[in-house]
Molecule: transfer RNA
Organism: Eutreptiella gymnastica
RNA sequence: GUCAUAGUUCAGUGGUGGAACGUCUGCUUAACACGCAGAAGGUCGUAGGUUCGAUCCCUGCUGA
Repeated sequence: GUCAUAGUUCAGUGGUGGAACGUCUGCUUAACACGCAGAAGGUCGUAGGUUCGAUCCCUGCUGA
């Protein structure tokens, strides 16, 4: 100096947190896979500050 966001890889530069893959359920199949439909899964590393409002801006700490 850079980074920390779903199980994994990553978006998201102030206004109710997303994608792909994975997982689960259903349809399909003799069965599996593929395909289709749907669902679950996040106190956004942690403690403060600024702000009407923070994943986002500032500071300390922790880890890489």